[in-house]
RNA sequence: GGCGGCUUAGCUCAGUUGGUAGAGCACACGGCUCAUAUCCGUUAGGUCAUAGGUCCGAGUCCUAUAGCCGCUA
Numbered sequence: 001g002g003c004g005g006c007u008u009a010g011c012u013c014a015g016u017u018g019g020u021a022g023a024g025c026a027c028a029c030g031g032c033u034c035a036u037a038u039c040c041g042u043u044a045g046g047u048c049a050u051a052g053g054u055c056c057g058a059g060u061c062c063u064a065u066a067g068c069c070g071c072u073a
Stems, first nucleotide, its partner, number of pairs: 001072007010025004019056001028042004049065005
């Protein structure tokens, strides 16, 4: 230099054919307990890497850029 993959909550990751953004863990609060842990329940937490395009509608499709990983020369 060429090619491919990944980027979604604090962490690990789902998200099907474009149609309300989710789970587990963690944090906070409550229950349970003499107390802590475990366990149970509830809540909060999102510029879906950045920018643009297509569309009635984009996490999803297209383009460019950035970061990470791999293959190849």

Predicted 3D model of a 73-nucleotide RNA (transfer RNA) from Treponema sp.
Its mean pLDDT, the model's own confidence on a scale to 100, is 81.
The RNAcentral record of the sequence draws on ENA.
Its Rfam family is "tRNA". Rfam links the family to the GO term triplet codon-amino acid adaptor activity.